[in-house]
Context: one part of a larger RNA
RNA sequence: CUGGGCGUAAAGAGCAUGUAGGCGGAUCGAUCAGUCAGGGGUGAAAGCCCGGAGCUCAACUCCGGAACUGCCUUUGAUACUGUCGAUCUUGAGUCCGAGAGGGGGUGGUGGAAUAUCCAGUGUAGAGGUGAAAUUCGUAGAUAUUGGAUGGAACACCAGUGGCGAAGGCGGCCACCUGGCUCGGUACUGACGCUGAGAUGCGAAAGCGUGGGGAGCAAACAGGAUUAGAUACCCUGGUAGUCCACGCCGUAAACGAUGAGUGCUAGGUGUCGGGCAGUAUACUGUUCGGUGCCGCAGCUAACGCAUUAAGCACUCCGCCUGGGGAGUACGAUCGCAAGAUUAAAACUC
Numbered sequence: 001c002u003g004g005g006c007g008u009a010a011a012g013a014g015c016a017u018g019u020a021g022g023c024g025g026a027u028c029g030a031u032c033a034g035u036c037a038g039g040g041g042u043g044a045a046a047g048c049c050c051g052g053a054g055c056u057c058a059a060c061u062c063c064g065g066a067a068c069u070g071c072c073u074u075u076g077a078u079a080c081u082g083u084c085g086a087u088c089u090u091g092a093g094u095c096c097g098a099g100a101g102g103g104g105g106u107g108g109u110g111g112a113a114u115a116u117c118c119a120g121u122g123u124a125g126a127g128g129u130g131a132a133a134u135u136c137g138u139a140g141a142u143a144u145u146g147g148a149u150g151g152a153a154c155a156c157c158a159g160u161g162g163c164g165a166a167g168g169c170g171g172c173c174a175c176c177u178g179g180c181u182c183g184g185u186a187c188u189g190a191c192g193c194u195g196a197g198a199u200g201c202g203a204a205a206g207c208g209u210g211g212g213g214a215g216c217a218a219a220c221a222g223g224a225u226u227a228g229a230u231a232c233c234c235u236g237g238u239a240g241u242c243c244a245c246g247c248c249g250u251a252a253a254c255g256a257u258g259a260g261u262g263c264u265a266g267g268u269g270u271c272g273g274g275c276a277g278u279a280u281a282c283u284g285u286u287c288g289g290u291g292c293c294g295c296a297g298c299u300a301a302c303g304c305a306u307u308a309a310g311c312a313c314u315c316c317g318c319c320u321g322g323g324g325a326g327u328a329c330g331a332u333c334g335c336a337a338g339a340u341u342a343a344a345a346c347u348c
């Protein structure tokens, strides 16, 4: 390289947008570039292959043939692909009418709870544990009542429910804003799919500057436990967790399953629409999502099974025995931490 693969054995990029490229719906016509057929020229010799011959055989040598899978040229074919022209509406999009939603951003606002402070009542314990102790408390704690302050998170609703490309998103209100679904079938007329590079987004932790700091809590301190206990348990407690702006760019970023399109038994829940019937709650049907079970088929098995891991096509990414190693070196990026790219010796 070919091949074979990528749910769990090695292997789907964390996700999207999109450049080049690759691939691309229906009909008619033109062209004949690709494609196919015939002819011609060329494709040195030697070698390879086949048939003979000569050295005693063989190697070797000689003769003949085939081949040289290629290139050029010419005459044709025109289904398919391409190109050009024209047309179409099923793909894609626009428009109109409805609809659901924790999708995103900004500003406001609410109650419960924790904590602290102030005041009242009240007195000796409280707290914590397997049991204790560290700790708090007669300078009045814990408990309880009233008030104030402050920060963070939003019980119930809540649901294999919803939304989002993924990360993710949950009190309530307003404003700004993205996407989606259903119905109508008015309009455009292939405008599509994928996507190397590239660009953007991207949990948590971490970093920079400035705020904030109730609770929780790496580090740290103390108390226990223990043979020891740099832990598990307890009492404290700083970064951090929160906000603004800027970095970082990684995760079991998981459905461990790339994106798109078409096709291939059903059954049963649930969410959002439409239509019809009965009639106020169902039934039937249809479109879109989200689950479970299950046939064919697939699979090493487990299992998957119209939300495929089935049957096919298009495009991208990735794998090629274990360790060394996602490491070294180099390069790019980063304030740093580090990230990305990515070997070899050696060894089994």
Stems, first nucleotide, its partner, number of pairs: 003320004007302002012316001014201004021194003025088007033081002035077008049065006091191001092188003095184005103177007110154001115149007125136002162169002206247006215241002220236004258315006266293013297304002321348003330341004
Predicted 3D model of a 348-nucleotide part of an RNA (small-subunit ribosomal RNA, central domain) from an uncultured prokaryote.
Its mean pLDDT, the model's own confidence on a scale to 100, is 89.
The RNAcentral record of the full RNA draws on ENA.